This is a predicted structure of a 108-nucleotide RNA (SAM riboswitch aptamer (S box leader)) from an Anaerolineales bacterium. The source organism's lineage runs through Bacteria, Bacillati, Chloroflexota, Anaerolineae and Anaerolineales. Its mean pLDDT, the model's own confidence on a scale to 100, is 88. The model forms 97% of the base pairs in the Rfam consensus.

[in-house]
RNA sequence: CCCUCAUCGAGAGAGGUGGAGGGAACCGGCCCUGUGAAGCCUCGGCAACCUGUCGCAUCGCCGACAAGGUGCCAAUUCCGGCAGGCCCAACGGCCUGGGAGAUGAGGG
Numbered sequence: 001c002c003c004u005c006a007u008c009g010a011g012a013g014a015g016g017u018g019g020a021g022g023g024a025a026c027c028g029g030c031c032c033u034g035u036g037a038a039g040c041c042u043c044g045g046c047a048a049c050c051u052g053u054c055g056c057a058u059c060g061c062c063g064a065c066a067a068g069g070u071g072c073c074a075a076u077u078c079c080g081g082c083a084g085g086c087c088c089a090a091c092g093g094c095c096u097g098g099g100a101g102a103u104g105a106g107g108g
Stems, first nucleotide, its partner, number of pairs: 001108008013043005021032003026081004044073003049069003052065004056060001077100001082097006
């Protein structure tokens, strides 16, 4: 980097450092940010994908724990962009699917 599968409306932040951006990329919107962005460090937390341990009249796509491996801790993956459908006088709104992306596990 590519492929496969699963999940993505829940949950969880303080301090230090840093010094202007950030919310993946492009476009549009909206938002966060000198009351200090990104990045980095420390500590804390969330969750339960994998490992592990345990449970069971039911052995499961089951449940529990949270020690290990990841991940994550503003806003639905912040929202839209493509296709179909519905509502509306219009502005606009809603639903389903797709695409893209993220994370995990497995494979190449």